[in-house]
The prediction has a mean pLDDT of 81. A computed fold for a 107-nucleotide RNA, annotated as SAM riboswitch aptamer (S box leader). It matches the Rfam family "SAM riboswitch aptamer (S box leader)". From the family's description: The SAM riboswitch is found upstream of a number of genes which code for proteins involved in methionine or cysteine biosynthesis in Gram-positive bacteria.
RNA sequence: UUGUUAUAAAGAAAGGUGGAGGGAAUAGACCCUUUGAAACCUUAGCAACCCUUUACGCUCCGUAAAGAAGGUGCUACAUUCUACCAAUUUUUUUGGAAAGAUAACAC
Repeated sequence: UUGUUAUAAAGAAAGGUGGAGGGAAUAGACCCUUUGAAACCUUAGCAACCCUUUACGCUCCGUAAAGAAGGUGCUACAUUCUACCAAUUUUUUUGGAAAGAUAACAC
């Protein structure tokens, strides 16, 4: 980098450096931001994908419960919302797809 599978309306912030942008990309909408954006660093926390323990099925895989030492991830807003498709009360709602994100595995 590419592929496969799984997950997402829950949860969790302070300080330092920095100095104007930011919420992935394009368009629109709506927001955050000099009462300090991005980025980096420190500390703290959240979650439970990998992981650990136990029980059960049962046979090395699955389910459930508990845990948090380690590897990641995350700590405004639903992945901020819409865009494509279907249904629908007729223009709003619902579901899905695509794209992106994260993890595990494979290459």